Overview: Small-subunit ribosomal RNA, central domain from an uncultured bacterium, 350 nucleotides, folded computationally. The coordinates come from a structure-prediction model, not an experiment, and the mean pLDDT is 86.

Context: one part of a larger RNA
RNA sequence: UUGGGCGUAAAGGGUGCGUAGGCGGAAAUAUAAGUCAGAUGUGAAAUUCUAGAGCUCAACUCUAGACCCGCAUUUGAUACUGUAUAUCUUGAGGAUAGUUGGGGAAAACAGAAUUCCACAUGUAGCGGUGAAAUGCGUAGAUAUGUGGAGGAAUACCGGUGGCGAAGGCGGUUUUCUAAAUUAUUCCUGACGCUGAGGCACGAAAGCAAGGGGAGCAAACAGGAUUAGAUACCCUGGUAGUCCUUGCCGUAAACGGUGUAUACUUGAUGUAAUUGGUCUCAACCCCGAUUGUGUCGUAGCUAACGCGAUAAGUAUACCGCCUGGGGAGUACACUCGCAAGGGUGAAACUC
Numbered sequence: 001u002u003g004g005g006c007g008u009a010a011a012g013g014g015u016g017c018g019u020a021g022g023c024g025g026a027a028a029u030a031u032a033a034g035u036c037a038g039a040u041g042u043g044a045a046a047u048u049c050u051a052g053a054g055c056u057c058a059a060c061u062c063u064a065g066a067c068c069c070g071c072a073u074u075u076g077a078u079a080c081u082g083u084a085u086a087u088c089u090u091g092a093g094g095a096u097a098g099u100u101g102g103g104g105a106a107a108a109c110a111g112a113a114u115u116c117c118a119c120a121u122g123u124a125g126c127g128g129u130g131a132a133a134u135g136c137g138u139a140g141a142u143a144u145g146u147g148g149a150g151g152a153a154u155a156c157c158g159g160u161g162g163c164g165a166a167g168g169c170g171g172u173u174u175u176c177u178a179a180a181u182u183a184u185u186c187c188u189g190a191c192g193c194u195g196a197g198g199c200a201c202g203a204a205a206g207c208a209a210g211g212g213g214a215g216c217a218a219a220c221a222g223g224a225u226u227a228g229a230u231a232c233c234c235u236g237g238u239a240g241u242c243c244u245u246g247c248c249g250u251a252a253a254c255g256g257u258g259u260a261u262a263c264u265u266g267a268u269g270u271a272a273u274u275g276g277u278c279u280c281a282a283c284c285c286c287g288a289u290u291g292u293g294u295c296g297u298a299g300c301u302a303a304c305g306c307g308a309u310a311a312g313u314a315u316a317c318c319g320c321c322u323g324g325g326g327a328g329u330a331c332a333c334u335c336g337c338a339a340g341g342g343u344g345a346a347a348c349u350c
Base pairs, nucleotide, nucleotide: 004321005320006319007304008303012318014201015200016199017198021194022193023192025088026087028085029084030083031082033081034080035077036076037075038074039073040072041071042070048066049065050064051063052062053061054060091191092188093187094186095184096183097182098181099180100179103177104176105175106174107173108172109171110154115149116148117147118146119145120144121143125136126135162169163168206247207246208245209244210243211242215241216240220236221235222234223233258317259316260315261314262313263312266295267294268293269292270291271290272289273288274287275286276285299306300305323350324349325348332343333342334341335340
């Protein structure tokens, strides 16, 4: 490289937007670039192959044919691809009227609880554990009551329930903003799919500056346990956790399953709409669309399992893999304040 693969064996980029590129719906006309057919020229000889001949055979040599799968010119064909023109509505988008939701941003507010402060009642313990001790307490703790301060998180509802591209999102209200979906079938008329580079977003931890600091709690200190105990348990406790602005750019960033489209027996839940029937109305019943679950046929799979939300049957495009270790290391480049990130070998060895 051809090939074969990527749920769990090596392998899907963390996620989206989108440039170049690749690919692209229905029917018509023109063209003839790709494509297909014919002709002509050329494609040196030797070599190679086939047939025959000559050295006693063979190697070798000679003769004839084939081959040289290509290129150029020219004459045609027009199904497919391309190009041009004028159309179409199914893909895509828009309009109108609704619906839905912890989607996002900002602001305001609420109640419960922990802690702390003040006062009051009250007296000897409290706390903690397997058992204890460190710790707190006669300078009045714990407990109970009243008042206040401050920070963080929002019990119940709550649900294989909802929303979001992913990360993720949960008290209430308001403002701004994004999306999905349903109905009408009104408008545009292929405007589409994917997407190397690129750009943006991206949990937690960490970093910088300034705030904040109730609870929790790396580090650290003490008490236990133990042969030891740099741990598990206990008492404390600082960064941090919270806010603003900026950086970092990684995770078992997982459905370990890239995105888009089409097709392929079924059963049963659930969420949001909607049509019909019935009814005073609602429920029930029969359907349609979208999302999200469970089971399962065919098929697939090494098996496990997947099974219309495919790992089935196909197409388009991107990413990635090619024995284990060395190693996600070294070197170089690049990004970063740093921590480190991205790209990414070889010797050697089994």
Source information
The full RNA is in RNAcentral, with records from ENA and SILVA.